[in-house]
Predicted 3D model of a 475-nucleotide part of an RNA (small-subunit ribosomal RNA, 5' domain) from an uncultured Microgenomates group bacterium. The coordinates come from a structure-prediction model, not an experiment, and the mean pLDDT is 83. Its Rfam family is "Bacterial small subunit ribosomal RNA".

Context: one part of a larger RNA
RNA sequence: GGAUGAACGCUGGCGACGUGGAUAAGGCAUGCAAGUCGAACGGUUGUAGCAAUACAACAGUGGCGAACGGGUUAGUAACACGUAGAUAUCAACCCUUUACUCGGGCAUAACCUGGAGAAAUCUAGGCUAAUUCCCGAUAGUCCGGAAACGGUAAAGAUUUUUCGGUAAAGGAUGAGUCUGCGUCCUAUCAGCUAGUUGGUGAGGUAAUGGCUCACCAAGGCAAUGACGGGUAGGCGGAGUGAGAGCUUGACCGCCAACAAUGGCACUGAGACACGGGCCAUACUCCUACGGGAGGCAGCAGUCGAGAAUAUUUGACAAUGGGCGAAAGCCUGAUCAAGCGACGUCGCGUGUGGGAUUAAGAUCUUCGGAUUGUAAACCACUUUUCUAGGGGAAGAACUUUGACUGUACCCUAGAAUAAGGGGUGACUAAACUCGUGCCAGCAGUAGCGGUAAUACGAGUGCCCCAAGCGUUAUCC
Numbered sequence: 001g002g003a004u005g006a007a008c009g010c011u012g013g014c015g016a017c018g019u020g021g022a023u024a025a026g027g028c029a030u031g032c033a034a035g036u037c038g039a040a041c042g043g044u045u046g047u048a049g050c051a052a053u054a055c056a057a058c059a060g061u062g063g064c065g066a067a068c069g070g071g072u073u074a075g076u077a078a079c080a081c082g083u084a085g086a087u088a089u090c091a092a093c094c095c096u097u098u099a100c101u102c103g104g105g106c107a108u109a110a111c112c113u114g115g116a117g118a119a120a121u122c123u124a125g126g127c128u129a130a131u132u133c134c135c136g137a138u139a140g141u142c143c144g145g146a147a148a149c150g151g152u153a154a155a156g157a158u159u160u161u162u163c164g165g166u167a168a169a170g171g172a173u174g175a176g177u178c179u180g181c182g183u184c185c186u187a188u189c190a191g192c193u194a195g196u197u198g199g200u201g202a203g204g205u206a207a208u209g210g211c212u213c214a215c216c217a218a219g220g221c222a223a224u225g226a227c228g229g230g231u232a233g234g235c236g237g238a239g240u241g242a243g244a245g246c247u248u249g250a251c252c253g254c255c256a257a258c259a260a261u262g263g264c265a266c267u268g269a270g271a272c273a274c275g276g277g278c279c280a281u282a283c284u285c286c287u288a289c290g291g292g293a294g295g296c297a298g299c300a301g302u303c304g305a306g307a308a309u310a311u312u313u314g315a316c317a318a319u320g321g322g323c324g325a326a327a328g329c330c331u332g333a334u335c336a337a338g339c340g341a342c343g344u345c346g347c348g349u350g351u352g353g354g355a356u357u358a359a360g361a362u363c364u365u366c367g368g369a370u371u372g373u374a375a376a377c378c379a380c381u382u383u384u385c386u387a388g389g390g391g392a393a394g395a396a397c398u399u400u401g402a403c404u405g406u407a408c409c410c411u412a413g414a415a416u417a418a419g420g421g422g423u424g425a426c427u428a429a430a431c432u433c434g435u436g437c438c439a440g441c442a443g444u445a446g447c448g449g450u451a452a453u454a455c456g457a458g459u460g461c462c463c464c465a466a467g468c469g470u471u472a473u474c475c
Base pairs, nucleotide, nucleotide: 001475002474003473004472006471007470008469009468010467013347014346015345016344017343018342019340020339026303027302028301030300031299032298035064036063037062040061041060043058044057045056046055047054048053071258072257073256081182082181083180084179085178086177087176089175090174091173094171095170096169097168098167099166100165101164102136103135104134105133111126112125113124114123115122116121140152142151143150144149156163157162184230185229186228191221192220193219196218197217198216199215200214201213202212203211233255234254235253236252237248238247239246240245260281261280262279263278264277283294284293285292286291311337313336314335315334319333320331321330322329323328350380351379352378353377360371361370362369363368385413386412387411388410389409390408394403419464420463421462422461423460425444426443430459431458432457433456434455440447441446
């Protein structure tokens, strides 16, 4: 000198774009953050109707989604990540192609009746539907088998053409697994290892494999640093630097891991699942003391700790996501607004004229000098601001705009807007007074003990400017 997710002090006009819990992965009141489908299904209620029925709403069964999106960085020195490869594998939705979509059956929730409980909820009996479940048939670019042969599927809805279902193959995309190389400090850590290293067989998995097990062998790793200890999410990138390098990993993007702590599986194409389940632990809450409920590292917000970090806002209008044939519903993703000079950038605080160089102030050699064209005064302008009037684009798509009467345009009025640090040298800028090794200053050497350009004040001046200084950290 540059930089920062900064903080502190003094000061503070506007706008745009960014950015804002770095500490306690500490505890959390409240609201919202994942639903949707009646064109899968039976029912209940309401409205219309004499009725058939139609429409609307609702809990339940069923389907899809909830494994995405959003958060955090605790753990992890590891195939976690980066890069380059490999294959023994899987796949819902989407696309392409081919074939099929036949016959039958048993249940069960809702509902009704009864019972237990403070509640959470549980329980017995009875009725019923389906794209729920089961059986049979059929069978191929399917599976097993050397072959013969054996095995294995489906679901309908709408109502007039669509949406589905099953099997198989391919694609797209995603995921799993394996490998080479790269990836912090420490030897005041030198030996480590028993499923350990390899083999055979079996089990398990979508799949390879000590992944697991039985048996057999005795291997495997290590000064090119094993093992242990400490620290740490990794990368694209960011800061700085001429570069080499050094430091760093906020925001944004990719990957990983985690969801009070520890463990476990279920469902499913996908999880060992943040707003699913079970168990244990700690904590909080309710209780009729028998027993129950909960998990903000989602968005806001609150307490705590801290030098320190925002609103319990609006809208689904746009983009995207889920469901749906669609209308549409949901969406604290997102888009917007609010707060903070936290940062970057832009603009303004007037412009031109104006000497009797006014008054005041400071200094003075008492002549004057400086502040200073600065002010006053005259003329003008309206960025900004205030008031009044008009008023978009963003909508793609007939409809539809939260932002928003916003941006922008017109009219009136100089009106609303300057500070901070420094001034002995390094280092740009000096005089007077006060103080008297005191009070104080200080980045360094140092200054102050009666003429202090170094302390305090005033005036002048210098630097930067809506900021300026200080502190911390990196180059």